[in-house]
Molecule: transfer RNA
Organism: Polyangiales bacterium
RNA sequence: GGGCACGUAGCUCAGUAGAAGAGCACUCGGCUGAUAACCGGGUGGUCGCAGGUGCAAUUCCUGCCUUGCCCA
Numbered sequence: 001g002g003g004c005a006c007g008u009a010g011c012u013c014a015g016u017a018g019a020a021g022a023g024c025a026c027u028c029g030g031c032u033g034a035u036a037a038c039c040g041g042g043u044g045g046u047c048g049c050a051g052g053u054g055c056a057a058u059u060c061c062u063g064c065c066u067u068g069c070c071c072a
Base pairs, nucleotide, nucleotide: 001071002070003069004068005067007065010024011023012022013021018055026042027041028040029039030038048064049063050062051061052060
């Protein structure tokens, strides 16, 4: 220098046009003599950034950035 892939909650990830969820973590409660485990509730997101298409974009297109891999 060229090519490919990823970026979504504190962490690991799902969701791929009708607008965001799970597990763990945190927190509150239940259970227990108490703790752990278990059960229930809650908090937490400009979906990497900017533009475009479209009635509507996390999702499709373009550029940029980060990270990883391959080629030279």